The RNA shown here (transfer RNA) has 72 nucleotides and comes from Patescibacteria group bacterium UBA6532.
The sequence was found in a public genome assembly.
It matches the Rfam family "tRNA". Rfam classes the family as a transfer RNA.
The coordinates come from a structure-prediction model, not an experiment, and the mean pLDDT is 80.
């Protein structure tokens, strides 16, 4: 230079083209305890970027970026 696979909450993962984009671990308030801790509860937190297809896109196609891989 080429080709494959991948990019969604702080972390690890889900989501037949159709709900309000879920969960689990961490974080924020409280119960409970003399104090942590665990246990319960309760909030917050996302779709790598720009276009295209489509009534409809996290998924499908097209550049780019960004991550591994393999071949040279």
């Nucleotide at each position: 230079g080429c080709c494959c696979u991948c990019g969604u909450a702080g972390u690890u993962c889900a989501a037949u083209g159709g709900a309000u984009a879920g969960a689990a671990c961490a974080c924020u308030g409280g119960u409970c305890u003399u104090c942590u801790a665990a246990a319960c509860c309760u909030g917050a937190a996302a779709u790598c970027g720009a276009g295209g297809u489509u009534c409809g896109a996290c998924u499908c196609c097209u550049c780019g970026c960004g991550a591994g891989g393999g071949c040279a």